[in-house]
């Protein structure tokens, strides 16, 4: 100083042609059970890195920035 890829729930990851966001563990309240834990139900929890642009419509296309990992010089 360049190229390429990575950021979505505490955590680990999906999200495929742009129709508006999920899963598994944690978590919280049940059920059950002598107690726990496993087991079962059912809930909470998300400016999808930041900020613009395109579109009726953006996690998802486009810029430019952050931060992160791999090469390369």
């Nucleotide at each position: 100083g360049a190229a390429c890829g990575g950021u979505u729930a505490g955590c680990u990851c999906a999200g495929u042609u742009g129709g508006a966001a999920g899963a598994g563990c944690a978590c919280u309240c049940g059920c059950a059970c002598g107690u726990a834990a496993a087991g079962u139900g059912a809930g909470a929890g998300g400016u999808c890195g930041u900020g613009g642009g395109u579109u009726c419509g953006a996690a998802u296309c486009c810029c430019a920035c952050a931060u992160u990992g791999u090469u390369c010089a």
This is a predicted structure of a 73-nucleotide RNA (transfer RNA) from Leptidea sinapis. Model confidence (mean pLDDT): 81 of 100. Taxonomically the source falls in Leptidea (Eukaryota, Panarthropoda, Hexapoda, Amphiesmenoptera).